[in-house]
RNA sequence: CGAGCAGGUCGGACGGUCGCGGCGACGCGAGUCGCUGAGGAAAGUCCGGGCUCCAAAGGGCAGGGUAGCGGGUAACACCCGUCCGCCGUGAGGCGAGGACCAGCGCCACAGUGACGAACCGCCGCAAGGCGGGUGAAACGCGGCAAGCUCUACCCGGAGCAAGAUCACGCAGGGGCGAUGGCGUGGCCCGCGCCGCCCCGGGUCGAUCGCUAGAGGCGGAGGGCGACCUCCGAUCCGUCAGAGGGAUGACCGUCGGCGCUCCUUCGGGGGCGCUACCGAACCCGGCUUAUAGACCUGCUCGGCAU
RNA sequence: GCGCGGUUAGCUCAGUGGUAGAGCACUACAUUGACACUGUAGGGGUCACAGGUUCGAACCCUGUAUCGCGCACCA
Numbered sequence: 001c002g003a004g005c006a007g008g009u010c011g012g013a014c015g016g017u018c019g020c021g022g023c024g025a026c027g028c029g030a031g032u033c034g035c036u037g038a039g040g041a042a043a044g045u046c047c048g049g050g051c052u053c054c055a056a057a058g059g060g061c062a063g064g065g066u067a068g069c070g071g072g073u074a075a076c077a078c079c080c081g082u083c084c085g086c087c088g089u090g091a092g093g094c095g096a097g098g099a100c101c102a103g104c105g106c107c108a109c110a111g112u113g114a115c116g117a118a119c120c121g122c123c124g125c126a127a128g129g130c131g132g133g134u135g136a137a138a139c140g141c142g143g144c145a146a147g148c149u150c151u152a153c154c155c156g157g158a159g160c161a162a163g164a165u166c167a168c169g170c171a172g173g174g175g176c177g178a179u180g181g182c183g184u185g186g187c188c189c190g191c192g193c194c195g196c197c198c199c200g201g202g203u204c205g206a207u208c209g210c211u212a213g214a215g216g217c218g219g220a221g222g223g224c225g226a227c228c229u230c231c232g233a234u235c236c237g238u239c240a241g242a243g244g245g246a247u248g249a250c251c252g253u254c255g256g257c258g259c260u261c262c263u264u265c266g267g268g269g270g271c272g273c274u275a276c277c278g279a280a281c282c283c284g285g286c287u288u289a290u291a292g293a294c295c296u297g298c299u300c301g302g303c304a305u
Numbered sequence: 306g307c308g309c310g311g312u313u314a315g316c317u318c319a320g321u322g323g324u325a326g327a328g329c330a331c332u333a334c335a336u337u338g339a340c341a342c343u344g345u346a347g348g349g350g351u352c353a354c355a356g357g358u359u360c361g362a363a364c365c366c367u368g369u370a371u372c373g374c375g376c377a378c379c380a
Base pairs, nucleotide, nucleotide: 001301002300003299004298005297006296007295008294009293010292012254013253014252015251016250017249018248020037021036022035023034024033025032026031039276043287044286046285047284048283049282050281051159052158053157054156058189059188060187061186063155064154065153066152067151068082069081070080071079072078083097084095085094086093087092098150099149103148104147105144106143107142115140119132120131121130122129123128163208164207165206166205172199173198174197175196176195180194181193182192183191201379202378203377215236216235217232218231219230220229221228222227255274256273257272258271259270260269261268262267306376307375308374309373310372311371312370315329316328317327318326323360331347332346333345334344335343353369354368355367356366357365
């Protein structure tokens, strides 16, 4: 210098005009002023947990999930370490990687034969032994469990439209029923309650839940590591919190990157690009999307010393 | 927001490990003066896309894209 591998970070700044949500102050009110207002993924909703209701969530069956071994965590399908297999020259990457001597099932085509054994050649009296081509797999306890299943472990169900309170409004009718019905979800038991279903009628408003930590940073100690323990009391944050759902639109200047032109090599001009996308109960992960830029460590190749 | 389901020929759908099918539609021929009906023959497929498991994938697993469905309360 070129080509890569792994990990991490950022992802525009300022100003003007108009406009929006929340909170506070002022105002009788219309409104005015001030403060504040998206992300690393807010996304997909694929896992896990908190929270709420159903019983303080209990037992059994069914069902679902995970899968070398060990560890971390509130928990996980996440993360860390390590073994094995495959890929790569390498740094490294990928792996649903338990068990077909418990049972069942499947094994197209080819092939004598796909699990019952049998075909051909050679050796051998025989029992049997060796070899053969096809095929992913050929008698060897064959191959397949992201086939049923077995083993070990885990999982109760639903979801903030959960749930709680207040307000407004209406019209009842029919059917079933305590060896029953509902909560309760696929079933049974248990527990609790006494109604349940259909037709018709009425609201479709407000408040709470709601945003304040399984937090970051620094230091010390333990551990290979993921991570854990302690310290900080004026370290920081706790200030988005809507409910047809705000966080926007336009313009200008400066950045950043690419292409190109000029150059007195200091630089200057023109054009283009400036992404993915947007909270809705909260959190930990995974996956996917992302213009462009930066940092750290490492590998391979070339050249020079 | 939360919870579910689908994607196979131009259209509607079967197919749940072993050579992708049916009906309608399309094309050609026959039939008819001509058309329809009918008959015969034929063409047409990235099984939405990508990756994985497997000897082998429309089918099994994972991700992506797209389309569709359901939901509150009172007496």